A computed fold for a 98-nucleotide RNA from Butyrivibrio sp. CB08, annotated as THF (Tetrahydrofolate) riboswitch aptamer. Its Rfam family is "THF (Tetrahydrofolate) riboswitch aptamer". Rfam's curators write: Tetrahydrofolate (THF) riboswitch was first reported for Ames et al. as an RNA motif in 5' untranslated (5'-UTR)regions of folate transport and biosynthesis genes in Firmicutes genomes. The coordinates come from a structure-prediction model, not an experiment, and the mean pLDDT is 76.
RNA sequence: UGCAGAGUAGACGUUAGAGCGUUAAGUGCCUGGUGAACAGGGAGUUGUCACUGGGACGAAGGAUUUCAUCCGCGGUUUUAAUGUCGCAUCCCGCUGCU
Numbered sequence: 001u002g003c004a005g006a007g008u009a010g011a012c013g014u015u016a017g018a019g020c021g022u023u024a025a026g027u028g029c030c031u032g033g034u035g036a037a038c039a040g041g042g043a044g045u046u047g048u049c050a051c052u053g054g055g056a057c058g059a060a061g062g063a064u065u066u067c068a069u070c071c072g073c074g075g076u077u078u079u080a081a082u083g084u085c086g087c088a089u090c091c092c093g094c095u096g097c098u
Base pairs, nucleotide, nucleotide: 002097003096004095005094010085011084012083013082014081015080016079017078018077019076020074021073022072029055030054031053032052033051034050035049036048040092041091042090043089061071062070063069064068
């Protein structure tokens, strides 16, 4: 000098636990606002996430026979384990080879 590679946050799947809802919140969709994070360092989006205003759509209850327990249901929340994917991108650094 050139080539190759590693590593994060996070996303999703599976299993298990604990919740919430079933008097419909949540999830998913459209749209406005605010904010945050994005590999060891720097920058960082039209991508991601969180909170929030508005809009459209929309559901599975049942048993016991009594106010609580059980069996379900929900593109439900969360924790743990595990698997898959994984910095939009740019610069530098790191590892290996040269």